[in-house]
């Protein structure tokens, strides 16, 4: 720095994902070393056990053990005295500091910057001055009690630096009087009134005490600013807010009280809910910003859970106390103790966080006058890859390359110099020795025998984890078979996975390496930097207008914003940054900077604001004109509908694709007169007008709003915009009341449908209209807010002016304000806007921020109701979408063609039989072909064979290939059994070539073993080949070039023309390939060439008959004129001519000619599409069988038969049938073969045999025709099925299951429903012949010829197809996509009668401890009075207020749950219908 994902592509927009970094981290797999950090985020939840706060004997009494000395004596006791200095107690100071933790706190906090004329400050230091003289007690202690403990009561004695008076005092306090100030105060003088102390302790040098005064530290207090998130929390507040007066504090102050006033605070977010300790920093970003708030620092708040005060300088106190509650232990059951959120450690919760270490050596606290005690702060060590940062796990040489492993085309390849193997090396470890800084006089080291140093031996003890479809470095083998299973997103996985497991290889990182969680970050995905709103989300329906924002010229001042300088802070740590130490690096030390923050102060004024006085250009107001469907009331008016009435009239009207229903003989419809209502108002009219918008259209009148154009008199920014708010605001609805002609949701009826709760007809009621009030929504759209300025044109039209010109009206030029089109620059994703902007700017307002759920739930406001406004979340998807592009598609359009429909001719579809499919049946009826493009198709011919099937019988290196071995030549006869294949035997036999000999070799043949044969088994959906089809359709492309951001277009589109994308013009294209046409075969004319078997003559024979004519033989050293063969040429090219056409192309006509416009006909099939067809022609990967899915044989079956399709053959008759008799071809095939003639047979066909390897013989007599005869419309003399009998052929064999003969028999069936096929001339049709396959079978194929018609107005229609164009929500592409509802599974979610917490604030009632006040009848040494009795004072108790927890009783929030119920979402092929996407078949919204 980007990437991957909507699409057939393409560009935008837009969400999801993914590459980076971080981390107290956790979990897997692995683990060598060492520095230096770091470690209970959850349960602010419970704690066993030990420690974490004491010290002072230099303040005071007493005074244990222990030691010494000295008496007594019972030689180990007791009694004195000295030192001694424990426990414990009175006092002094600390236990308010260090140390934890983040529960509450959204401000009593923290953070910066200030304030104090509104305070406190032990220890400490500074200066001053002082310390006079008295007293009474209470612990210890001694006695008696009480209790189980904890502990306590009572009488007694006693010490202090314990306590208490009284003197003195520079202090406080009251009054006057002056200075000072604006006042509060501050000072100062003078009067009064009230306050101090330890002369201690030690013993010579300090240590205390007590008063004032400033200092320093540390603290309390007030203010500016900033400090999450929700308005579906908009009102909140009664000590509130304020003032006077008291009270209280160290201090200001409703802090607290009486009493007065009725204020304060909120749209700039109070109130109320949520949810958090807050900073310095961390983190991650280019940077703004975004998150965080662990370790270290700073501040704060807490100490099971709540209130409370004591005691002190400091506190409402984490190891301090009272209450109260929970909980825990202890108990003699009466009563006590207790708080690890201190170090460790334990439960337990949790994915998950460590030892009940040493040690006070260092640094620091706390006491002491020190010695020094204390000291889980702290040093340090122990766990832990938790992070970071260094180090090893060797190091060099060793093969065209070991072994093994993997893969392979089998040859190799790769792991791979990797290893062995030869030469070295000593880091970490390890094992001995030495051994420290850290200690600033003495002294004193936990860390520690550590770091570091040196010696030794020895490659030896030291690599693993992810990952290899694509993003993303890095590929193969097997195994699996939509299975297991992968996956961060797109996805991978249904038998060849680089996406799964596994091996090998490889890539990345490295003592780690992956994974999940969580923040940035790429995301300019909330956009200040740095986004949008016409179609993608996304301009409020529409206007006035508050608050707010933003604002014309030009003075003057002012310093508020704004530049700017200087100060003063933004603690230290961290960044950053230049040195230094650790061997380096992390780490750390010292210097040095840091954009900016804020407070103070000086300065500049240019913009901006604020004042002051002024212009007129913006806005406005008078003044003359002018258009109008503006709005509001009122009143007239004419056409038409219907409806009454009468008249004429007379059966049908009326409606629809067609019908019915409906209305009419009770008189409709139709015409004519007349009246009633009621709605809307033709034509003018127009892209035209006017209104803010919704909207407004006979005419007249009256009222009334704007706007525009002219002139330039007034005012002097008076303006734009516009959160909240008001107002209008189609239709459709609703309430009340009137009207009701048409038209018309419901609603009734007919039709239509498979159904029609719709479409279409035939009725018809709310409504539609008028008054009053209500609703407030539309695709309310230009899908485009408002306002001003800028910025090329051209044409239209509306109002209204100016100019010039006319006798006028036009025309012509020009301003102004509206309204339309087309475009230039410019934007825009493109569509497309473009002076009426979506361009260029500026100001103001609304609104977006993936698709769904959902504009849906809850609240809440508004409504009579409908319903509106505002308006989520769970969940679920990896897209949803805009715009344009190629394609296919359409019951869109034009144009064209095509036996495509029409015109015709002939047929199928009915009938019998053949034949192939289907179903069925069967042991098995092998398998394949399936809309056209399967079905007389593979099959150009199943009786065995063919055969692939199906039952029996065999075989197992094999029926068939190659290799090895051994034997043996091959080969051939023969026997038994058997259905046959085979099986079991007996017998003849002895060869080629080379070698002298042994003996070796080719081929065969047996026999063994095993490589391996086979295989029509699966997969045409791995494959090659080769085919069918659109379709002989005219069409598919490409290079350069241009247009387009791009897919893509262009070409190839358009005008003509063709059978053609043929050609011609035109054209941003010019060109060229593959197709089309031409070459190619073949029929049709001709010429040359060539002539035997073919043709012609000639001659003989011989037969008919009439000499002539002619058929047949046969023979010529005759020809090759002609037919005919069969090879080379010629011809035809719109080449000529005339018309039309654009002067082209080209048609149309003609002329010639054998053919004329591609002369008929073939072969010849672009790009492609249909996973069409085919593994069973053949070939092939894979995969499956291997004593069978191979092989081999006999016998079945492929031929089966209630039945349905296809394709055909024969007929249905007289345009025929029979029968006689006669005539005229072509392709073609023959040797295991055609097979003449002659002969027997009715015949099939036999017998016997001539000729033919073919222009020669032969198959071979074509037939429909022709004559001539008969039959007479009938189930027939049609028409043959089908069955009897009897041959005949082939073939090893016709039973299943051939084919033909005669003879007999003589079915159905009289031209075919609906539908539906062929074919446009040598063609349909009709007729026969060949010939392949074949032993043997042909109605079918494929060829040959003979006879030979009809019709085509034309392209509206039905198929099909090309061009062009449209519309799409299709791209698998309409056999396409897709919507509801019901049903079924799971999922979150609303309601719900309730139930159960949680929590908040009111009301009232109880009311612990406790200040405080009151009392104080009980007690009381200490100091004052004092009459000596007392009192003053003071405690105890009691009592008030206040209150903490508890009770009660309503109500707010919010959570969990609930029978039932509602709609959502998601699920693999589930039911119904077909709304939507094309004109989606009723245009959609």
């Nucleotide at each position: 720095a980007g990437a991957g994902u909507u699409u057939g592509a393409u560009c935008c927009u837009g969400g999801c994902u993914c590459a980076g970094g971080a981390u107290g981290a956790a979990c897997g797999c692995u683990g060598g070393c060492g520095g230096c950090g770091u470690g209970c985020a959850u349960c602010a939840u419970a704690c066993a056990u030990g420690c974490a706060a004491g010290u002072c004997g230099a303040a005071c009494g007493a005074g244990a053990a222990a030691u010494u000395c000295u008496a007594g004596c019972u030689u180990g006791c007791u009694a004195g005295a000295a030192u001694g200095g424990a426990a414990a107690g009175u006092g002094g100071c600390g236990g308010a500091c260090g140390g934890g933790u983040g529960a509450g706190u959204a401000a009593u906090a923290u953070a910066u910057a200030g304030g104090g004329a509104a305070u406190c400050u032990g220890c400490c230091c500074a200066u001053a001055a002082g310390a006079g003289g008295g007293g009474g007690a209470c612990a210890a202690c001694a006695g008696a009690g009480g209790g189980a403990a904890a502990c306590u009561u009572c009488u007694g004695c006693u010490a202090a630096u314990a306590c208490c008076g009284c003197a003195u005092a520079u202090g406080a306090g009251u009054a006057u009087a002056g200075u000072u100030g604006a006042a509060a105060u501050a000072u100062u003088a003078u009067a009064c009134u009230u306050g101090a102390a330890a002369g201690g302790a030690u013993u010579u040098a300090u240590c205390g005490c007590u008063u004032a005064u400033g200092g320093a530290u540390g603290a309390g207090c007030c203010u500016g600013u900033a400090u999450c998130u929700g308005a579906u929390u908009a009102g909140c507040c009664a000590g509130u807010u304020g003032g006077c007066g008291g009270g209280g504090u160290a201090a200001a102050a409703g802090c607290c009280c009486a009493c007065c006033a009725a204020a304060g605070c909120g749209a700039c977010g109070a109130u109320c809910a949520g949810u958090a300790g807050c900073u310095g920093g961390u983190u991650u970003g280019a940077g703004a910003g975004g998150a965080u708030g662990a370790u270290c620092a700073g501040c704060c708040a807490c100490a099971a859970u709540g209130g409370g005060a004591c005691u002190g300088a400091g506190a409402c106190a984490c190891g301090g106390c009272c209450c109260a509650u929970a909980c825990u232990c202890c108990u003699a059951c009466g009563g006590g103790a207790g708080g690890c959120a201190g170090c460790a450690g334990u439960a337990g919760g949790g994915a998950a966080u460590u030892u009940u270490g040493c040690g006070c050596a260092a640094u620091g606290g706390g006491c002491g006058a020190a010695a020094g005690c204390c000291u889980g702060a702290c040093g340090c060590a122990g766990c832990a890859a938790c992070g970071c940062c260094g180090c090893g796990u060797g190091a060099a040489c060793g093969a065209a390359g070991a072994a093994g492993c993997u893969u392979u085309u089998a040859g190799g390849a790769g792991c791979g110099u990797a290893a062995a193997g030869u030469u070295c090396u000593g880091u970490c470890a390890g094992u001995g020795g030495g051994g420290a800084c850290g200690a600033a006089a003495u002294a004193u080291g936990a860390c520690g025998g550590u770091a570091c140093c040196c010696a030794c031996a020895g490659a030896g003890g030291a690599a693993g984890c992810a990952c290899c479809g694509g993003c993303u470095a890095a590929c193969u083998c097997c195994g699996u078979g939509c299975c297991a299973g992968c996956a961060g997103c797109c996805g991978c996985g249904g038998u060849a996975a680089u996406a799964c497991g596994g091996g090998g290889g490889g890539u990345g990182c490295a003592a780690g390496c992956g994974u999940u969680g969580u923040c940035c970050g790429g995301a300019a995905u909330c956009a200040u930097u740095g986004g949008g709103c016409g179609u993608a989300a996304a301009g409020c329906g529409u206007u006035c207008g508050u608050a707010g924002g933003c604002g014309g010229u030009a003075c003057a001042u002012u310093a508020a914003g704004u530049c700017u300088g200087a100060u003063g802070u933004u603690a230290a740590a961290u960044c950053c940054u230049u040195g230094g130490g650790c061997u380096c690096a992390a780490c750390u030390c010292a210097g040095g900077g840091c954009u900016g923050g804020c407070a103070u102060u000086g300065g500049a004024u240019a913009c901006u604001g604020g004042u002051g006085a002024a212009c007129u250009g913006g806005a406005a107001u008078g003044c003359g004109g002018c258009a109008g469907a503006g709005g509001u009331u009122a009143a007239g008016g004419g056409a038409a509908u219907u409806c009454c009435u009468g008249g004429u009239g007379u059966a049908g009207c009326g409606g629809u694709g067609a019908a019915a229903u409906g209305c009419g003989u009770a008189g409709a419809u139709a015409u004519c007169a007349g009246g009633a209502g009621g709605a809307a108002c033709a034509c003018c009219g127009g892209a035209g007008g006017c209104g803010a918008a919704a909207g407004c259209g006979c005419u007249u009148a009256a009222c009334u709003g704007g706007g525009c154009c002219g002139a330039a008199a007034u005012u002097g920014a008076c303006g734009c915009u516009g959160a909240g708010g008001a107002a209008c605001g189609a239709a459709a609805g609703c309430c009340g009341g009137g009207g009701g002609a048409g038209c018309a949701a419901a609603u009734g009826g007919g039709a239509u449908u498979a159904g029609a709760u719709a479409c279409c007809c035939c009725a018809g009621u709310a409504g539609u209209c008028c008054c009053g009030g209500c609703u407030g929504u539309a695709a309310a759209c230009g899908a485009u807010g408002g306002a001003u300025a800028c910025u090329a044109g051209g044409u239209g039209u509306u109002g209204c002016g100016g100019g010039u010109a006319u006798c006028g009206a036009c025309c012509c030029c020009u301003g102004c304000a509206g309204u339309g089109c087309c475009g230039a620059a410019g934007c825009c994703a493109a569509c497309g806007c473009g002076a009426u902007a979506a361009g260029u700017a500026u100001c103001c307002c609304g609104c977006c921020u993936g698709g769904g759920g959902a504009g849906u739930a809850c609240g809440c406001a508004c409504g009579c109701a409908a319903g509106u406004g505002u308006g989520a979340a769970a969940c679920u998807c990896a897209a949803a979408g805009g715009a344009a592009u190629u394609g296919a598609c359409g019951g869109g359009g034009a144009c064209c063609c095509g036996c495509a429909c029409a015109a015709g001719c002939g047929g199928u579809g009915g009938a019998a039989c053949a034949u192939g499919u289907g179903g069925u049946u069967u042991a098995a009826u092998u398998c394949g072909a399936a809309g056209c493009a399967a079905c007389g198709c593979g099959a150009a011919g199943a009786a065995c064979c063919u055969u692939a099937c199906c039952a029996g019988g065999g075989c197992u290196u094999g029926a068939c290939a190659u290799c090895u071995g051994a034997g043996g030549a091959a080969u051939c006869c023969u026997a038994a059994u058997g259905a046959a294949a085979g099986u079991u035997g007996g017998g003849a036999g002895u060869g080629c070539u080379c070698g002298c000999a042994a003996g070796a070799g080719a081929g065969c043949c047996u026999c063994a073993a095993g490589a391996c044969a086979g295989g029509u088994g699966g997969u045409g959906c791995a494959c090659g080949g080769c085919u069918g089809u659109c379709g002989u359709c005219a069409g598919c492309u490409c290079g350069u070039g241009u247009c387009g951001u791009g897919a893509g277009a262009u070409g190839u589109u358009g005008g003509g023309u063709u059978a053609a994308g043929u050609c011609c013009c035109g054209c941003a294209a010019c060109g060229a390939g593959c197709g089309c046409a031409a070459c190619c075969c073949u029929c049709g004319u001709u010429a040359u060439u060539a002539g035997u078997u073919g043709c012609u003559u000639g001659c003989a024979a011989u037969g008919g008959u009439a000499u002539a004519c002619u058929g047949u033989u046969g023979c010529a050293g005759a020809g090759c004129u002609c037919u005919c063969u069969a090879a080379u040429a010629a011809g035809a090219c719109u080449g000529c001519c005339g018309a039309u056409g654009a002067u082209a192309a080209a048609u149309c006509g003609g002329a010639g000619g054998a053919a004329g416009g591609u002369g008929g006909g073939g072969a010849c099939g672009a790009c492609g599409u249909c996973a069409a067809g085919u593994c069973a022609u053949c070939a092939u990967g894979c995969c499956c069988c291997u004593u069978a899915u191979g092989c081999u044989c006999u016998g079945g079956g492929c031929u089966a038969c209630a039945c349905a399709c296809g394709u055909g053959u024969u007929a249905c008759a007289a345009u025929g049938g029979c029968u006689a008799a006669g005539a005229c071809a072509a392709u073609g095939a023959g040797a295991a073969g055609c097979g003449a003639a002659a002969c027997u047979g009715c015949g099939a066909a036999g017998u016997c045999a001539a000729g033919c390897a073919a222009a020669a013989c032969u198959c071979u007599u074509a037939a429909a025709c022709u004559u001539a005869g008969u039959c007479u419309c009938a189930g027939u003399u049609c028409g043959g099925a089908u069955u009897g009998c009897a041959c005949u052929c082939u073939g090893c064999a016709a039973c299943u299951c051939g084919a033909g003969u005669g003879c007999a028999u003589g079915a159905a069936g009289u031209c075919g429903g609906a539908a539906u096929c062929g074919c446009u001339a040598g063609u349909a049709a009709a007729c026969g012949c060949a010939g392949a396959u074949c032993a043997g079978c042909a109605c079918g194929c494929u060829g040959c010829g003979u006879u030979g018609a009809a019709u085509a107005c034309g392209u509206u229609c039905c198929c099909g197809g090309g061009u062009c164009u449209u519309g799409u929500a299709c791209a698998c592409a309409c056999c396409g996509c897709c919507c509801g509802u019901c049903a079924c599974a799971c999922c979150a979610u609303g309601g719900a009668a309730g139930u159960c917490g949680a929590u908040c604030a009111c009301g009232c009632c109880c009311g612990a401890a406790g200040u405080a006040c009151g009392u104080g009848a009980g007690c009381c040494a200490a100091c004052c009075c004092u009459u000596u009795g007392g009192g003053g004072g003071g405690c105890a108790g009691c009592g008030u207020c206040c209150u903490a927890a508890g009770g009660c009783a309503g109500g707010g929030u919010u959570g969990a749950u609930g029978a039932c119920u509602g709609g959502g979402g998601u699920g693999a092929a589930g039911u119904c219908g077909u709304a939507a996407c094309a004109a989606g078949g009723u245009a959609a919204c």
Molecule: small-subunit ribosomal RNA
Organism: uncultured rumen bacterium